[in-house]
């Protein structure tokens, strides 16, 4: 340099046009002598940044900006 694939909750991930979701952790309740487990409920995202298409975008197109992975040239 050329190619792919990934960026959504405090971590790991879904979700591929039409009011963003689980599990985990977090806080609060029941239950215990208490502590764990169990149960039950609560917060927590302007979905990586502009733009662009559309009635409407995490989602399509492009630019950039990060992580990871291939393949190649020079010196």
């Nucleotide at each position: 340099g050329c190619c792919g694939a990934c960026u959504u909750a405090g971590c790991u991930c879904a979700g591929u046009g039409g009011u963003a979701g689980a599990g985990c952790a977090g806080c609060u309740c029941u239950u215990u002598u208490g502590u764990a487990a169990a149960g039950a409920g609560c917060a927590g995202g302007u979905c990586c940044g502009g733009g662009g298409u559309u009635c409407a975008a995490a989602u399509c197109c492009g630019c950039g900006a990060g992580u990871c992975g291939g393949c190649u040239c020079c010196a």
Predicted 3D model of a 75-nucleotide RNA (transfer RNA) from Candidatus Nitrosocosmicus sp. NCBI's taxonomy places the organism under Archaea, Nitrososphaeria, Nitrososphaerales, Nitrososphaeraceae, Candidatus Nitrosocosmicus. Model confidence (mean pLDDT): 81 of 100. Its Rfam family is "tRNA". Gene Ontology term of the family: triplet codon-amino acid adaptor activity.